[in-house]
Context: one part of a larger RNA
RNA sequence: AGAUGAAUGCUGGUAACAUGCUUAAUACAUGAAAGUUAGAUGGGAAGUAGUGUUUCUAGUGAUGAAUGGGUGAGUAAUGCUUAAUAAUCUACCCUUGGGAGAGAAAUAACAACUAAAAAUAACUAUUAAUACCCUAUAUAUUUAGUACCUCAUACAGGUAGGAUAAGGAGGAAAAGGGAGGAAUCUGUUGAAGGAGGGGAUCGUGUCUGAUUAGCUAGUUGGUGAGGCAAAGGCUUACCAAGGCUCUAAUCAAUAUUUGGUUUAAGAGGAUAUUCAAUCACACUGGGACUGAGACACAACCCAAAAUCCUAUGAGAGGAAAUAAUGAGGAAUUUUACUUAAUGGGUGAAAUCUUGAUGGAUCAAUGUUGCAUGAAAGAAGAAGGCUCAUAGGUUGUAAACUUCUUUUCUUAGAGAAGGAAUGACAGUAUCUAAUGAAUAAGAAUAAACUAAUUCUAGGCUAACAAUCAUGGUAAAAUAGAGGAUACAAUAAAUAUCC
Numbered sequence: 001a002g003a004u005g006a007a008u009g010c011u012g013g014u015a016a017c018a019u020g021c022u023u024a025a026u027a028c029a030u031g032a033a034a035g036u037u038a039g040a041u042g043g044g045a046a047g048u049a050g051u052g053u054u055u056c057u058a059g060u061g062a063u064g065a066a067u068g069g070g071u072g073a074g075u076a077a078u079g080c081u082u083a084a085u086a087a088u089c090u091a092c093c094c095u096u097g098g099g100a101g102a103g104a105a106a107u108a109a110c111a112a113c114u115a116a117a118a119a120u121a122a123c124u125a126u127u128a129a130u131a132c133c134c135u136a137u138a139u140a141u142u143u144a145g146u147a148c149c150u151c152a153u154a155c156a157g158g159u160a161g162g163a164u165a166a167g168g169a170g171g172a173a174a175a176g177g178g179a180g181g182a183a184u185c186u187g188u189u190g191a192a193g194g195a196g197g198g199g200a201u202c203g204u205g206u207c208u209g210a211u212u213a214g215c216u217a218g219u220u221g222g223u224g225a226g227g228c229a230a231a232g233g234c235u236u237a238c239c240a241a242g243g244c245u246c247u248a249a250u251c252a253a254u255a256u257u258u259g260g261u262u263u264a265a266g267a268g269g270a271u272a273u274u275c276a277a278u279c280a281c282a283c284u285g286g287g288a289c290u291g292a293g294a295c296a297c298a299a300c301c302c303a304a305a306a307u308c309c310u311a312u313g314a315g316a317g318g319a320a321a322u323a324a325u326g327a328g329g330a331a332u333u334u335u336a337c338u339u340a341a342u343g344g345g346u347g348a349a350a351u352c353u354u355g356a357u358g359g360a361u362c363a364a365u366g367u368u369g370c371a372u373g374a375a376a377g378a379a380g381a382a383g384g385c386u387c388a389u390a391g392g393u394u395g396u397a398a399a400c401u402u403c404u405u406u407u408c409u410u411a412g413a414g415a416a417g418g419a420a421u422g423a424c425a426g427u428a429u430c431u432a433a434u435g436a437a438u439a440a441g442a443a444u445a446a447a448c449u450a451a452u453u454c455u456a457g458g459c460u461a462a463c464a465a466u467c468a469u470g471g472u473a474a475a476a477u478a479g480a481g482g483a484u485a486c487a488a489u490a491a492a493u494a495u496c497c
Base pairs, nucleotide, nucleotide: 002496003495004494006493008491013370014369015368016367017366018365019363020362021328026326027325030323031322035063036062037061040060041059043057044056045055046054070281071280072279079206080205082203084201085200088198089197090196093194094193095192096191098189099188101135103133111124114121115120142169143168147159148158149157150156177186178185179184208252209251214244215243216242219241220240221239222238223237224236225235226234257277258276259275260271261270262269263268284303285302286301287300307316308315334360337358342356343354344353345352373403374402375401383394384393385392386391409433410432411431412430413429417424441486443484444483447466452481453480454479455478456477462469
């Protein structure tokens, strides 16, 4: 000199775009952040004089809730980075060519009733489905690439044969469901391929300490078995005694990692806020269920801590989503608007839903833009400071004269973003009117370092990054006049280079 998610005191006009709990992964009142579907289904209501059309809806079913959003506690390698690999799964989506035959038994809701303070729970009868179950049918690259040859640790390559690849076993459906007058649309089922997405393995790289030198018993390998979507000590029985290590194992301490950011001519150093990619976590510690996918932030079960509630028998919740509150701290915003746009979920669709998102609010926290007036005006007013009387300086600065209105205030008009729908918002922008009007500070001056005089005080008071100033004539303290460099900022503090 540059930089920052900064904080501090002084000062403070405006616009655009960014950014905003770095500390206690501390505790959390209140609202609201994941629903949708009546064109799957049996009911119940509303409406009507009644029926039908229509509307609403607790339940069963389906799908989503594994996304989106947050945080960085743990983790030094089950992670990340980059480059590879084979023994794998994949809901929704795309492509291809097929199928949907025949049946059965229940159950919630509704109704009746019981227990309880509540949360909620039990019992009786009855009923439906795209819910559930049995069964027929299959050219699955299923069992299984079987057989043979070459090479071989293995992968691999080749040949024969093959749709009657010996025979056998095993696997499906929402019995053509829903809408429609029909055409048709949609849903469903098994197979093959794709896309996108996961899981797994391996090589390289990945902070500090030797005042941590030995570590390991499913430990290292093999065989058999089990298990998994999948290779594998992943698990288990038996056998062997291996495996890692000064090329730093083990142990301890610290820490999410990266693209990036910052500094630097570069090499390098430092750093991990926003944005983007990965990983991990969801009050603490375990566990499984459902499902294509979880061992699941706003699901379930158990245990512990703290909190709330209770009729003492019992019960409820988990903001590291978004606002808000206490606490901590030098320190970080509104308990506000909207689904208009973009995207997600559901649905045939209209819709519905979305604290994602889009925008507004607050904060000079940062970056950038604009303004605080322009021209003209004296051998130069007054006042201030200085000074030997003269003069010098403040200074074209002011006044005075003539202009302008960015901006401000008031009034009127008023977008694009959308084919339609506009939260932002009567916003941006345009026009008119009034009037220089509403708008400058903080720091510095011995030297480093641009810029100096007077007065006060007298090793005192003070200053100070460094060297040092101050002792009665201080360019270094304090005040004043003028000066310098920046400027809605300017200083100093902390940290990095």